A computed fold for a 104-nucleotide RNA from a Chloroflexota bacterium, annotated as TPP riboswitch aptamer (THI element). Lineage of the source: Bacteria > Bacillati > Chloroflexota. Its Rfam family is "TPP riboswitch aptamer (THI element)". Rfam describes the family as follows. Vitamin B(1) in its active form thiamin pyrophosphate (TPP) is an essential coenzyme that is synthesised by coupling of pyrimidine and thiazole moieties in bacteria.
[in-house]
RNA sequence: UGCGCAUAACCGGGGUGCGCCGCAGGCGCUGAGAGGCGGUUAACCGUCAACCCGCUGAACCUGAUCUGGGUAAUGCCAGCGGAGGGAUCGAUGAGCAUCGUCGA
Numbered sequence: 001u002g003c004g005c006a007u008a009a010c011c012g013g014g015g016u017g018c019g020c021c022g023c024a025g026g027c028g029c030u031g032a033g034a035g036g037c038g039g040u041u042a043a044c045c046g047u048c049a050a051c052c053c054g055c056u057g058a059a060c061c062u063g064a065u066c067u068g069g070g071u072a073a074u075g076c077c078a079g080c081g082g083a084g085g086g087a088u089c090g091a092u093g094a095g096c097a098u099c100g101u102c103g104a
Base pairs, nucleotide, nucleotide: 001097002096003095005093006092007091010090011054012053013052014051017029018028019027020026021025035048036047037046038045039044060085061084062083066079067078068077069076
């Protein structure tokens, strides 16, 4: 210097939905995760936390204002579907190969 291998989360990627009430706030559904703070506020955005995922990649996004079933309602379940995308860098560790330098 190169090559794969392993580790871990330093690093990187990601979502935050649907309802009810007497709406300050509280409660319910699904889920690993539905939280806090800030931007006056709804929407949305940013940020922090938790959680999940990192190519053996169904974490997550697109198709999708999709299709079928079910629900109080929702990506709630199934299909679509191993369809198309998606973080694969660097770090650490040991190993192998190669090159150079020094010494015998």